[in-house]
A computed fold for a 108-nucleotide RNA from uncultured Planococcus sp., annotated as SAM riboswitch aptamer (S box leader). It matches the Rfam family "SAM riboswitch aptamer (S box leader)". About the family: The SAM riboswitch is found upstream of a number of genes which code for proteins involved in methionine or cysteine biosynthesis in Gram-positive bacteria. The model forms 97% of the base pairs in the Rfam consensus. NCBI's taxonomy places the organism under Bacteria, Bacillati, Bacillota, Bacilli, Planococcus.
């Protein structure tokens, strides 16, 4: 970089540390010295591996349980909007769908 899947659920009254943070850009809205971001511990979840059952001629696929292995996650829907389409209202604007971008896993 490409492919596939998922992204409205869940997760702390702990320790360290001491200034900004919420991916980028713009706008908004938030978190933060009642200590954020980060690191450790704890926890959550169940993508992969492993286990069980079933299907299939093989590769494999489906379902289930578990949580000791590899990852991941642990404010707010990916915090919201931006682009396109649809729809309600007289308007501000609301709602729905999709795209783009992004995150994570597995594979190439």
């Nucleotide at each position: 970089u490409c492919u596939u899947a998922u992204c409205c659920a869940g997760a702390g009254u702990g320790g360290c540390g001491g200034a900004g943070g919420g991916a980028c850009u713009a706008g908004g809205c938030c978190c933060u010295a009642u200590g954020a971001u980060g690191c450790c511990c704890g926890g959550c979840a169940a993508c992969c591996a492993g286990c069980a059952a079933g299907a299939g001629a093989u590769u494999u696929c489906u379902u289930g349980a578990a949580a000791a292995g590899g990852u991941g996650c642990u404010a707010a829907u990916u915090c919201c909007u931006g682009c396109a389409g649809g729809u309600g209202c007289a308007u501000u604007u609301g709602c729905c769908u999709g795209a783009c971008a992004g995150a994570u896993a597995a594979g190439a």